[in-house]
Context: one part of a larger RNA
RNA sequence: GAAUGAACGUUGGCGGCGUGGAUUAGGCAUGCAAGUCGAGCGAGAAUUCCCCGCAAGGGGAAGGACAGCGGCGAAAGGGAGAGGAACACGUAGUUACCUACCCUCAGGCCUGGGAUAGCUCGGAGAAAUCCGAGGUAAUACCAGAUAACAUCGAGAGAUCAAAGGUGUGAUUCCGCCUGAGGAGGGGACUGCGUCCUAUUAGCUUGUUGGUGAGGUAACGGCUCACCAAGGCAUUGAUGGGUACGGGGUGUGAGAGCAUGCCCCCGCUCACUGGGACUGAGACACUGCCCAGACACCUACGGGUGGCUGCAGUCGAGGAUCUUCGGCAAUGGGCGCAAGCCUGACCGAGCGACGCCGCGUGCGGGAUGAAGGCCUUCGGGUUGUAAACCGCCGUCGGAGUGGAGGAAAUUCCAUGGAGCAAUCUUCAUGGAUUGACUAAUACUCAGAGGAAGGACGGGCUAAGUUCGUGCCAGCAGCCGCGGUAAGACGAACCGUCCAAACGUUAUUC
Numbered sequence: 001g002a003a004u005g006a007a008c009g010u011u012g013g014c015g016g017c018g019u020g021g022a023u024u025a026g027g028c029a030u031g032c033a034a035g036u037c038g039a040g041c042g043a044g045a046a047u048u049c050c051c052c053g054c055a056a057g058g059g060g061a062a063g064g065a066c067a068g069c070g071g072c073g074a075a076a077g078g079g080a081g082a083g084g085a086a087c088a089c090g091u092a093g094u095u096a097c098c099u100a101c102c103c104u105c106a107g108g109c110c111u112g113g114g115a116u117a118g119c120u121c122g123g124a125g126a127a128a129u130c131c132g133a134g135g136u137a138a139u140a141c142c143a144g145a146u147a148a149c150a151u152c153g154a155g156a157g158a159u160c161a162a163a164g165g166u167g168u169g170a171u172u173c174c175g176c177c178u179g180a181g182g183a184g185g186g187g188a189c190u191g192c193g194u195c196c197u198a199u200u201a202g203c204u205u206g207u208u209g210g211u212g213a214g215g216u217a218a219c220g221g222c223u224c225a226c227c228a229a230g231g232c233a234u235u236g237a238u239g240g241g242u243a244c245g246g247g248g249u250g251u252g253a254g255a256g257c258a259u260g261c262c263c264c265c266g267c268u269c270a271c272u273g274g275g276a277c278u279g280a281g282a283c284a285c286u287g288c289c290c291a292g293a294c295a296c297c298u299a300c301g302g303g304u305g306g307c308u309g310c311a312g313u314c315g316a317g318g319a320u321c322u323u324c325g326g327c328a329a330u331g332g333g334c335g336c337a338a339g340c341c342u343g344a345c346c347g348a349g350c351g352a353c354g355c356c357g358c359g360u361g362c363g364g365g366a367u368g369a370a371g372g373c374c375u376u377c378g379g380g381u382u383g384u385a386a387a388c389c390g391c392c393g394u395c396g397g398a399g400u401g402g403a404g405g406a407a408a409u410u411c412c413a414u415g416g417a418g419c420a421a422u423c424u425u426c427a428u429g430g431a432u433u434g435a436c437u438a439a440u441a442c443u444c445a446g447a448g449g450a451a452g453g454a455c456g457g458g459c460u461a462a463g464u465u466c467g468u469g470c471c472a473g474c475a476g477c478c479g480c481g482g483u484a485a486g487a488c489g490a491a492c493c494g495u496c497c498a499a500a501c502g503u504u505a506u507u508c
Base pairs, nucleotide, nucleotide: 001508002507003506004505006504007503008502009501010500013358014357015356016355017354018353019351020350026314027313028312030311031310032309035072036071037070040069041068047062048061049060050059051058052057079269080268081267089193090192091191092190093189094188095187097186098185099184102182103181104180105179106178107177108176110144111143112142113141119134120133121132122131123130124129150159151158152157164174165173195241196240197239202232203231204230207229208228209227210226211225212224213223214222244266245265246264247263248259249258250257251256271292272291273290274289275288294305295304296303297302322348324347325346326345330344331342332341333340334339361391362390363389364388371382372381373380374379395449397444398443399442400441412430452497453496454495455494456493457478458477459476463492464491465490466489467488473480474479
């Protein structure tokens, strides 16, 4: 000098864009953060209407809530960096493997069955919840049939599937089953690279290899039985310490050194430890089971919970924000769609935390006013600075009208083409709906509301007076202060930077 996720002191007008729990991976009240589908299924509350009935009530139609079965999603998105020195990451390769949804191609979708939740009745319990009986549906479950370009097999041969819905109407729309390929994603393996420490020198028994078996989607001591005695290491094994890795970032002429905040990619974690289940995918942040610590409820028998999601709270700390608005856009889940959900995201709020931009006025104005300070008492300086005169109107303030970006869709209607009864699909034209927030412009008033901080001995730009008297104090280094201090304190003046200026910490 440059830099920072900074903090502290003094000061502080506006805007844009960024950025903000670095410490206790400490504990958490409250709300929200993952649902959706009635065009898979049964049942069906409120409400309205109709019929019977004197009434009570009963029946039917519309309606569609709460819940349930089922499907898909919940393994994404979001957070954090504790652990990990490792094929974790980076890079370059390899293949013994898997892949829901999506795309392409080739085929298929036949016949039956038994349950179960919801529901009704009864029961246990404070609750959480649970038990028994009856009975019901399906794209839930099961059986049979069919079956290859699938699987097994040398061959013969054997084995393996399915579901319907919408609609007046389905080979045609949405789905279902089998196989092959693709795309994208993932698993596994390998070469090379990857911090400090020898005041850590030996380490290893599933250890190293083989045969066989099991297991896995898949290779493999991954696991097991048997056999052999190997394997690694001063080119640093083993141990210890520290640390998420990279793209990048800071600095520097570069080489290098330091670093890994925001954003992107990968990995790992989800109260602590362990485990599996479901599933295409997890050993699963807002799933399950067990153990533990902690906290809460309890009728004392027993239960419930997990903010390292968004806000917010306590604690610790030098220190880090709103318990905000919206799904309008982008993206995601579900759905034929309308649409629903989305603390992802888009916005707003707070903080000079950073960078950038703008403003705090412009021109004239000497009697060089007053006041201040200095003085050799003549004057000098503050200083065109002020007053005063004339202007402009940024930002801020008040008001007005205008409606920009976001906006491309989706839906509805019409016409044309393909399929061919329509429906569905594709293309064209027209109309409608569509947000949080922000708000270019114009008018009014009027210099009005908007400047400080550090420094002035040398390094280093900028000095005089007074006070103090090795005291009080300053200080980055050299060093100042003991009666004339340009170094302490104050005043005036000056220098530098400026909505900031300094200090501290850290890196180059």
Small-subunit ribosomal RNA, 5' domain from a metagenome, 508 nucleotides, folded computationally. The RNAcentral record of the full RNA draws on SILVA. It matches the Rfam family "Bacterial small subunit ribosomal RNA".